[in-house]
Context: one part of a larger RNA
RNA sequence: CUGGAGACCCCCAGGGGGAAGCGAAGACCCUAUGGAGCUUUACUGCAAGCUGCCGCUGAGACAUGGUCGCUGAUGUGCAGAAUAGGUAGGAGUCGUUACAGAGGUACCCGCGCCAGCGGGCCACCCAGACACCACUGAAAUACUACCCGUCAGUGACUGUGACUCUCACUCCGGGAGGAGAACACCGGUAGCUGGGCAGUUUGACUGGGGCGGUACGCGCUCGAAAUGAUAUCGAGCGCGCCCUAAGUCCACCUCAUUCGGGUCGGGAACCCGAAGAAGAGUGCAAGAGCAAAAGGUGGAUUGACAGUGUCAUUCCUAACGAGUGACGCUGACACGAAAGUGUGGUCUAGCGAACCAAUGAGCCUGCCCGAUGCGGGCCAUUGACGACAGAAAAGCUACCCUAGGGAUAACAGAGUCGUCACCGGCAAGAGCACAUAUCGACCCGGUGGCUUGCUACCUCGAUGUCGGUUCCCUCCAUCCUGCCCGUGCAGAAGCGGGCAAGGGUGAGGUUGUUCGCCUAUUAAAGGAGGUCGUGAGCUGGGUUUAGACCGUCGUGAGACAGGUCGGCUGCUAUCUACUGGGGGUG
Numbered sequence: 001c002u003g004g005a006g007a008c009c010c011c012c013a014g015g016g017g018g019a020a021g022c023g024a025a026g027a028c029c030c031u032a033u034g035g036a037g038c039u040u041u042a043c044u045g046c047a048a049g050c051u052g053c054c055g056c057u058g059a060g061a062c063a064u065g066g067u068c069g070c071u072g073a074u075g076u077g078c079a080g081a082a083u084a085g086g087u088a089g090g091a092g093u094c095g096u097u098a099c100a101g102a103g104g105u106a107c108c109c110g111c112g113c114c115a116g117c118g119g120g121c122c123a124c125c126c127a128g129a130c131a132c133c134a135c136u137g138a139a140a141u142a143c144u145a146c147c148c149g150u151c152a153g154u155g156a157c158u159g160u161g162a163c164u165c166u167c168a169c170u171c172c173g174g175g176a177g178g179a180g181a182a183c184a185c186c187g188g189u190a191g192c193u194g195g196g197c198a199g200u201u202u203g204a205c206u207g208g209g210g211c212g213g214u215a216c217g218c219g220c221u222c223g224a225a226a227u228g229a230u231a232u233c234g235a236g237c238g239c240g241c242c243c244u245a246a247g248u249c250c251a252c253c254u255c256a257u258u259c260g261g262g263u264c265g266g267g268a269a270c271c272c273g274a275a276g277a278a279g280a281g282u283g284c285a286a287g288a289g290c291a292a293a294a295g296g297u298g299g300a301u302u303g304a305c306a307g308u309g310u311c312a313u314u315c316c317u318a319a320c321g322a323g324u325g326a327c328g329c330u331g332a333c334a335c336g337a338a339a340g341u342g343u344g345g346u347c348u349a350g351c352g353a354a355c356c357a358a359u360g361a362g363c364c365u366g367c368c369c370g371a372u373g374c375g376g377g378c379c380a381u382u383g384a385c386g387a388c389a390g391a392a393a394a395g396c397u398a399c400c401c402u403a404g405g406g407a408u409a410a411c412a413g414a415g416u417c418g419u420c421a422c423c424g425g426c427a428a429g430a431g432c433a434c435a436u437a438u439c440g441a442c443c444c445g446g447u448g449g450c451u452u453g454c455u456a457c458c459u460c461g462a463u464g465u466c467g468g469u470u471c472c473c474u475c476c477a478u479c480c481u482g483c484c485c486g487u488g489c490a491g492a493a494g495c496g497g498g499c500a501a502g503g504g505u506g507a508g509g510u511u512g513u514u515c516g517c518c519u520a521u522u523a524a525a526g527g528a529g530g531u532c533g534u535g536a537g538c539u540g541g542g543u544u545u546a547g548a549c550c551g552u553c554g555u556g557a558g559a560c561a562g563g564u565c566g567g568c569u570g571c572u573a574u575c576u577a578c579u580g581g582g583g584g585u586g
Stems, first nucleotide, its partner, number of pairs: 007585008017576003021571002029405004034401002036397004042200005048193008058165003062161014076115001085147005092130003101126001103125003107120005169180004203216001204214002212233001217239006240388001241283001242345002247301007255279001257275006281290002284350001286348003305331009333342003356383005362378006412459001413457001414455003418452001420448006429439002466541001467539003471533001472530005479504003482499006507519004547565004551560003
């Protein structure tokens, strides 16, 4: 000096690695005493339908019921004159020449328990007949009044059945008229049916939610850290009763177990004796308590009573209901000789507000007084809400919506590392002998962060989700290629180990697949990471919306890590990074 490359500044172009890029208060998930659509044997209603009754709606006759009134009959346990319905009055009632006459005989009718009763009647007889008395729970159908059961007749009202009519009403017809007809229509009222429609509900806790469970009301022990209090879907168990004695009192007694002895009798039955502070029992959990008892046996009883309080607890330390306990007072009792004890069970679980209903020899009160009837209130007892301080209450949503949440799940990350992968320690054993050429149990210790879990720490005003593809970087616990050691290495081929990440690690079939299986090659067809690298690069087969089919489940709406067909992939690059090109500076 020439060429190339490079640093810095500026510019042009490019494809899109990053800005957990832009877009849309996440559609998945959960929460809300949020919403909507749908379903049903959820709850409560409303249409609508059916049926009964009433109104519109009238007439007639037949049959058959009901209620009431009137008339006439009728009523048999035994005893007893005999066919005594009940209650009250009661000492007389009816009849005596009349047209009507009590009573008896004969005849007829009705009833009947075959004894008789009631009625009628031409006739015949006739002046008395029946009560009160003796039997009976009750005394006369002697008489009077009221009532009950049954029967017959009659009247009123009313129901039912089938029927006839015509005048409402309906239909046909232009009309005349015809058909139907008190039905139907219409209106009212009551019962039933009633997702056809409507309004709502469909709990909470929860290592996300759902499923499961109840840790949702109570009791005991531990956890609980020596007062008290103390959480978890912590550990172990219980309660929602039972008992007229298993309560109360008084008296007497002592258990379990072991040993010795005793007919059958034995390991074990019952009896006697000894030791025996509790190892028994106490209705039921656990803990505490208890021995001349709180246990066992016997006797008497009802204090498991009525009324009214205080304190404590429930609920440490603020408040609070029901419930519960302890201790009193008043009254009436039980037991005991008495002192005394007894307010259920030795103590701690065994429980429930208001409304409403039923019940009560209970109490107060309204309808002018009284009676009856109908109510109202107070008090007490019983009936339940167990989601247990107590709404009256079923589901689906992938057709979905809203408010929110990273207070809470699915992907990814983070933490952890049981699981997983890899390595090591020890070396029982296999290896013909021989632990360590090779393989290596039991047990123990690590490393990694590729599996699967767990946690819920970041993100729900959004970090695009499987696989493939494209392209780049990294790791080594090395599949091939290189160097080396051991060998149960003759050589060849292997097997095991050490160093080593420079390069390589391919193609097909099946499947959406990752993976896996298979095929033929190959030196070998290694493993892993980079938001399970990579969708502002592609794809979109799978998963994971709306349509639809099948199986299964569900009464149904619908559902199904069951199957099946279909189903949208936005963005003009500001910064940064990189690639290619140009200019400038020195």
A computed fold for a 586-nucleotide part of an RNA from Haloglomus irregulare, annotated as large-subunit ribosomal RNA, domain V. Its mean pLDDT, the model's own confidence on a scale to 100, is 81. Rfam family: Archaeal large subunit ribosomal RNA. The organism belongs to Haloglomus, within Archaea.